């Protein structure tokens, strides 16, 4: 020692991406009270004004100058001299080792200290000055000699101490798309030269050093204690503090000096600022502050030397932008504080909701009580201070070493205590979809924006803005950039590679790694003790000092290292012997399509000649080029070529691997067995490297039948640059060079070993009772345990382990560019960045879908009737028109549909006129007593207006009415907010569940399978056993029987009446009504069958296998329809988008479509006459009957609120006509002339009668409904309704067929497997050209910078050498010359960027144009390789591959 979130309709993996922590020398955005402490230019080593950073000594001298006076002192100046200026401060340019860190090592210096020894000589020569100086003591002075002691100073030695040079080894970045690299190189011998060792320097002599364990080039970096961080391991990082290196305006020099090749010295060179009198000068802030510049960003031109250090001095002192202090900045880290107790009417307010009322805001607040850190006033007031120096005093020897005394405070009147007063001076920021603590309104409406990922925003945004509110942290909070972690996402610890990304084609073999068994020896490794070194700081633990704490003191550990030394001897390793079991040889006995090289065989197949024979042949889904009467194909014979080798033949068998097949013959290899004779670890993998390598394709030269890239024709098509045909070039073939890639695949590197079986087969061995049994090497198939995301794998492992080697690290950009090696070439190997995305993939599950596959249903097809499409009209709908032609329904599943009935209403549409509240209804206030009602004016009409009539009372008010005010309306918009209904897949057979088991999981099982069945019906079997909702029954109707009941229905027998009639008496048999029961259940029988269950001209029955019909519609699809039947959320309009009200319009009219009616007629039309129904209606209603009219209808009038009354049932039948025509068929359309209904038929009703008589002779492609009382065909009734545009819609019943072999095919379902790159689900996914914008890149005539080198000129300054005719006695010195050398100049090349006309691929980017290559057999299977070709995906050819479906075999 921690995990979330994100690929998917779900699931398991792999895999990137993100995000929570910590951290900073930061920076930005809001904010801000106070103290401590610590930190502050990360860029421009860019330019730098101004100050001030290194002086110091009068106890070295000289000169001057002031002062003051005398035995000439003190003070200052400048200069000589001495010491310092090599510390100490600053940066990080440069450096990849002249660095650093660590251990070592020898050939060195070292001023000032400290110990010790000594020593004060002599010449010159320069100089303003030098034949030394000062003190004190002793003595009466002076001199002079003698002696002691002590300080400073000089010189010189030796030893430490310090400080510094050199030298070893090993450690310390990137990159091979840098492989060679070096002439003082590398070594010797000698000279020089240095403080010292050395090619350091030079003269020879030798030719070597350094490199795949990465030299050399290149980019990048100052290096370390150490710092972030992480369990660690690691990773980054190198600010502050500390050692150590460089470096001071570039550059190159050297002097002085103990030290420098010097930050505030000096010469030259350049560049750059400045001053000039134009002749010449002066400069160097990477010192502290400043100041401009850059920049996202970094302070004060502060105060003191009191402390502590430091240089000079005896001192005192002086100098110190070191240093210690103070300012500025919330930049960090740490700490304090804004108060604290009560205090429910849970107050106003504000949000918020289900809104008479609750909920938050909330003990919050106001009120009441306390307390005063903090900042304010004012008072007091520190520690840091010991010393030097002076004085005294002690110890020995006037010094030194103790001890007391005295003096020195920038910070600073600070820190720190006290006192007063007073809640009195002090809360922000971010967040609030999920990750991730934390939700609601109201704006907006894919807009504005938001975003760390994923994602939020198209009118109900807990994702955008604002409130309220809550929730984290807090003087701070968020963002941003960086790094670490989490990431086991480069893995040592601790991954991987069969398909997710990885196993080089393949073998051979160098280095290198690893290595059988034994014994001695050694001590490299290893392992244990000791030393020494790892600086201090840092981290960590203990204590202590600052009120506390960060911070600091002290002491301890700990630095996990390196070196050294001793020892131990299992293991590894060296180095000797010895051994056989890896390896390897011999031998014997076998194998094979192993290899090269020849010979040879038969079949086919082409051409060739000739001989028969004739009209086609060949191809193909179907044709056509094509061949053929100049004789083809077919057929005999010959004869000539190439290539490839049926059958055997196989899951065989050989070989590293690609490959390899007639037969033979000759070389050579290989492998297994079996013997145990030989060798004695001779092994195993193997980077570099090397050979071997299919097809394609090159180059030369042969060959060339038959196939066939490209071509060429011909089909196909929208085209067809394919697919298919008909020709056909290279190319397949052979020799001999090249090439070096494939899906070169088991998509599995290679070796040893070990770990349960079971069954095939090849090749050998033993044994054998010939059956077969054991064995070893190979080659399948199946499984256990393990293993695996699972698929799968399993002794030929993908299991356990061992060594070696290869390769991986998101997709895409790309195996692409650039380089560079190979190649004739094509191209091959090596091989990347910018930009992009947030997935991309693997496995497998469930659905969907296949121009996949099996099974099976269904008027789906077939077999049959009829029909629509053609006409005329009727109806809808589009479209157009229109002031409006209101609105909705639009494949199936809109269209005679919402509308079951639009002249006025309806109506919702338009024009024009009116009202602002009509209508209910309820509160409140006020008026009035009327209001309605009639009448009548104006006007289209709503409406206005006149006239006329005028309640009730207990007087309290009651009722009414107008008036105001509140509440209304809305057929306006969103079925993509919604309830309710409803359609369709479909009355298809399904659709889940509870337990269980099986699987990591989604899921699976159940529900499959065999059967059956209309049926998830029901049976057998089954890791399922059971359950629900569906199926079926149960309701209703109807079909046969009974039984009750008998009116309005019925009338067989009896009577009665009539012209007739159930009219009437009466009957209860029948019909028939309408309640109740029975019937049918495969229940019987046969036969098949394990059983469900089926088959049957079977028996019974009215009726037989669901008897027929209705009604019932499972989970769910379709954002299917409906806010216009209602209801609803939200939104919108309010003198209008509401409402009256007149006309108008929904009924238009070049056309299209649907659904229909009427018909083209003789199965028929007209007349005339005859029979039979079921359902339903019905008083503002049906209406018998009679009259009247040609009719429609009228007038008159009986019955019936209904089994009573009321309607002619039609097709049928009979008689008669009509004879095949646009007709005696059809009936549009027009013209007159009524009838009706209603306020009113002008646009716009309907019926009726005369007259008129169109198109139209059975309807193209197509489509449609029916399986039995069904289709076809006759007519009735209803409902809306005043009336009706109904030829519709609903019911009803009369007449009454034809077919169905069948499941090949069209449609549609269902079930089970299969393939998927689909999941919004094939109407899905998706590939490439070309257009268009925008990004980055790469090539490229040039054009341009840069930085390193090379050659040739030129050279300053300056050591060194040489030389010197001038100077000087002389050392020497000017001056000359020579070497080397910064810089500069040239000239050729490399090299690394900028730009760049044009060019080229990429990449991204809601709706662009071509096609449709892939994903299903994706409609030619697809991919890999290579060639050739096309407008493009893509197409042919050859080798390969299975990561291909079905299908037959096994």
């Nucleotide at each position: 020692a921690u995990g979330a979130g994100u690929u998917u309709g779900a699931u398991c993996c792999u895999g990137g991406c993100u995000c929570a922590g910590a951290a900073u020398g930061a920076a930005c955005g809001c904010u801000u009270g106070c103290g401590a402490u610590a930190g502050g230019c990360u860029u421009a080593a860019c330019a730098c004004a101004u100050g001030c950073a290194a002086g110091u000594u009068g106890a070295a001298c000289a000169a001057g100058a002031g002062u003051g006076u005398a035995u000439u002192g003190c003070u200052u100046u400048u200069g000589u001299a001495g010491c310092g200026a090599a510390c100490g401060g600053g940066u990080g340019c440069g450096u990849a080792a002249u660095g650093u860190g660590u251990a070592g090592g020898a050939a060195u210096u070292u001023a000032c200290c400290u110990u010790u020894u000594u020593a004060a000589a002599g010449g010159a020569g320069u100089g303003a000055a030098a034949u030394g100086c000062u003190u004190u003591g002793a003595g009466a002075a002076a001199a002079c000699a003698a002696g002691u002691u002590g300080u400073u100073g000089u010189a010189a030695g030796a030893a430490g101490a310090u400080a510094a040079g050199c030298c070893u080894a090993c450690a310390u970045a990137a990159g091979a798309u840098u492989a060679g690299a070096u002439a003082g190189u590398u070594g010797g011998u000698g000279u020089g030269g240095g403080a010292a060792g050395g090619g350091c320097u030079c003269a020879c002599c030798a030719a070597g050093u350094c490199g795949a364990a990465g030299a050399u080039c290149u980019u990048u970096a100052g290096c370390u204690g150490a710092u972030c961080u992480u369990a660690g391991c690691g990773g980054a990082u190198g600010a502050u503090c500390a050692g150590c290196c460089a470096c001071a305006c570039u550059g190159g020099g050297a002097c002085u000096g103990a030290g420098a090749c010097a930050c505030g010295g000096c010469c030259c060179a350049g560049a750059c600022u400045c001053c000039u009198a134009c002749g010449g000068g002066a400069g160097g802030c990477a010192g502290c502050a400043g100041u401009g510049a850059g920049g996202a960003a970094u302070a004060u031109u502060g105060g003191a030397c009191a402390a502590u250090g430091g240089a000079g001095g005896c001192a005192a002192c002086u100098c110190u932008g070191a240093u210690c202090c103070a300012g500025c900045c919330a930049u960090g880290c740490c700490g304090c504080g804004u108060g604290c107790a009560g205090g429910a009417a849970g107050a106003c307010u504000g949000c918020c909701c289900u809104a008479u009322g609750g909920g938050u805001u909330g003990u919050a607040a106001a009120c009441u009580g306390c307390u005063u850190u903090u900042a304010u006033a004012c008072a007091g007031g520190a520690a840091g201070a010991a010393a030097c120096a002076c004085c005294u005093c002690u110890a020995c020897g006037u010094g030194u070493a103790g001890a007391g005394g005295c003096u020195u405070g920038a910070c600073g009147g600070u820190a720190c205590u006290g006192u007063a007063a007073g809640a009195a001076u002090a809360a922000g920021g971010a967040u609030c979809g999920g990750c991730u603590a934390a939700c609601u309104c109201c704006g907006u409406g894919c807009c504005a924006g938001c975003a760390g990922c994923c994602g939020c925003g198209g009118u109900a945004a807990u994702a955008c803005g604002g409130a309220g509110g809550a929730u984290c942290c807090a003087a701070g909070c968020g963002u941003u950039a960086u790094c670490c972690g989490g990431a086991a996402u480069c893995a040592u610890u601790g991954g991987g590679u069969u398909u997710a990304a990885a196993g080089g084609g393949u073998c051979c073999g160098u280095a290198g790694g690893u290595g059988g068994a034994u014994a001695a020896u050694u001590a490299a490794g290893u392992c244990a003790g000791a030393g020494g070194u790892g600086a201090a700081a840092u981290c960590c633990u203990g204590c202590a000092g600052c009120u506390u704490a960060a911070c600091u003191g002290u002491a301890g550990a700990a630095u996990u290292g390196c070196c050294u030394u001793u020892g131990a001897u299992a293991c590894u390793g060296g180095u000797u012997g010895u051994c056989u079991u890896g390896a390897g040889u011999u031998a014997u006995u076998a194998u094979g399509a192993a290899g090269u090289a020849g010979u040879u065989a038969g079949a086919a197949u082409a051409u060739g000649u000739a001989g028969u024979g004739u009209a086609g042949c060949g191809g193909u889904g179907a044709a056509a080029u094509g061949c053929a009467u100049a004789g083809a194909u077919a057929u005999u014979a010959c004869a000539u070529a190439g290539a490839a080798u049926a059958c055997c033949a196989a899951u065989u068998g050989c070989g590293a691997a690609g490959g390899c097949a007639g037969a033979u013959u000759a070389c050579u290899a290989a492998u297994a067995a079996u013997a145990c004779a030989c060798u004695g670890a001779c092994a195993c993998u193997g980077a570099u490297g090397g050979a071997c390598g299919a097809a394609a394709g090159c180059g030369u030269g042969g060959g060339g039948a038959g196939c066939g890239a490209a071509c060429a024709g011909g089909a196909u098509u929208a085209g067809a640059u394919a697919c298919c045909c008909u020709g056909g070039u290279a190319g397949u073939c052979c020799a001999c060079g090249c090439c070096g890639u494939a899906a070169a695949c088991g998509a599995u590197g290679g070796u040893c070993a070990c770990u349960a079986g079971c069954u095939g087969u090849u090749c050998g061995a033993a044994c054998u009772u010939c059956g077969g049994u054991u064995u070893g090497a190979g080659u399948g198939g199946c499984u256990a345990a393990g293993c695996g995301a699972a698929a799968g794998u399993g002794a030929u492992a993908a299991g356990u382990g061992a060594c070696c080697c290869a390769c991986c690290u998101g997709g895409g950009g790309a195996g692409u560019a650039c380089g560079u090696u190979c190649g004739c070439a094509a191209g091959a190997a090596u091989g990347a960045a910018a930009c992009u995305c947030a997935a991309a993939g693997g496995a497998a599950u469930u659905g969907a879908c296949g121009g996949g596959g099996g099974c099976c249903c269904g008027c789906a097809c077939a077999a049959g009737c009829g029909g629509u499409g053609g006409a005329g009209c009727a109806u809808g709908u589009g479209g157009u028109u229109u002031a409006a032609u209101u609105c909705g329904a639009u494949g199936a599943u809109a269209c005679g549909c919402g509308a079951g009935g639009a002249a006025c209403c309806u109506u919702a549409c338009c024009a024009g006129g009116g009202c602002u509240u009509a209508a209910a209804u309820g509160u409140a206030a006020a008026u009035u007593g009327a209001c309605a009602g009639a009448u009548u004016u104006a006007g289209a009409g709503a409406u206005a207006g006149a006239u006329u009539u005028u309640u009730c009372u207990u007087c309290g008010g009651a009722c009414a009415a107008u008036u105001u005010a509140c509440a209304a309306g809305g057929u306006g918009c969103u079925g993509c907010a919604u309830g309710g209904u409803u359609g369709u897949c479909g009355u298809c057979a399904g659709c889940u569940c509870g337990u269980g088991c099986c699987g990591u999981g989604a899921g699976g099982u159940g529900u499959c399978a065999g059967g059956u069945u209309a049926a998830g019906u029901c049976c057998u079997a089954u890791a399922a056993c059971g359950a629900g909702c569906g199926c079926a029954a149960c309701c209703c109707c109807u079909g046969u029987u009974g039984u009750u009941a008998g009116u309005u229905g019925c009338c067989a027998g009896c009577g009665a009446u009539u012209u007739a009639a159930g009219u009437c008496g009466g009957g209860a048999a029948c019909u028939c009504u309408a309640a109740c029961a029975a019937g049918a259940c495969u229940g019987c029988c046969a036969g098949u069958g394990c059983a469900a269950a089926c088959u049957g001209u079977g028996a019974g029955g009215a009726a037989g296998g669901u008897g027929g019909g209705g009604a019932u519609g499972a989970c769910g699809u379709c954002a299917a329809a409906u806010c216009a039947u209602c209801a609803c959320g939200g939104c919108c309009c309010u003198u209008a988008c509401g409402u009256c009200c007149u006309g108008g319009g929904c009924u238009a009219c070049a056309c299209a479509c649907g659904u229909g009616c009427u018909a083209c007629a003789a199965u028929g039309g007209u007349a005339g006459g005859g029979a039979c129904a079921g359902a339903g209606a019905g008083c503002a209603g049906c209406c018998a009957c009679u009259g009247g009219g040609u009719g429609a209808c009228c007038a008159g009038g009986a019955g019936c609120g209904a089994a009573u009354c009321u309607a002619u049932a039609a097709a049928c039948c009979c008689u008669a006509u009509c004879a095949c025509a646009g007709u005696u068929c059809g009936g549009a359309u027009c013209g007159g002339a009524g009838u009706c209904u209603g306020c009113a038929a002008c646009u716009c009703g309907a019926c009726u009668c005369c007259g008129u008589g169109a198109a139209g002779c059975u309807g193209g492609a197509a489509u449609c409904g029916c399986u039995a009382g069904u289709a076809a065909u006759c007519g009735c009734a209803u409902a809306u309704c005043a009336g009706c545009c109904a030829u519709g819609a609903u019911g009803c019943g009369g007449u009454g067929a034809a077919u169905a072999c069948g499941u090949u095919c069209c449609c549609g379902g269902g079930c089970c497997u299969u393939g998927u790159a689909c999941a919004c689900a094939c109407c899905g996914c998706c590939c490439g050209u070309c257009a268009a914008g925008c990004c980055a890149u790469g090539g490229a005539a040039g054009c341009u910078g840069g930085g390193a080198g090379u050659g040739c000129c030129u050279g300053a300054a300056g050591u060194c050498c040489g030389u010197c005719g001038c100077c000087g006695u002389a050392a020497g010195g000017a001056g000359c010359g020579g070497c080397c050398u910064a810089g500069g100049g040239u000239a050729a090349a490399a090299u690394c960027g900028g730009u760049a006309a044009c060019u080229a691929g990429g990449g991204c980017u809601a709706a662009g144009u071509c096609g449709u290559a892939a994903c299903a057999a994706g409609g030619u299977a697809g991919c890999c390789g290579u060639a050739c070709c096309g407008g493009a995906a893509g197409g042919u050819g050859c080798g390969g591959c299975u990561g291909g479906a079905a299908c037959a075999c096994c």
This is a predicted structure of a 1450-nucleotide RNA (small-subunit ribosomal RNA) from uncultured Micromonas. The prediction has a mean pLDDT of 81.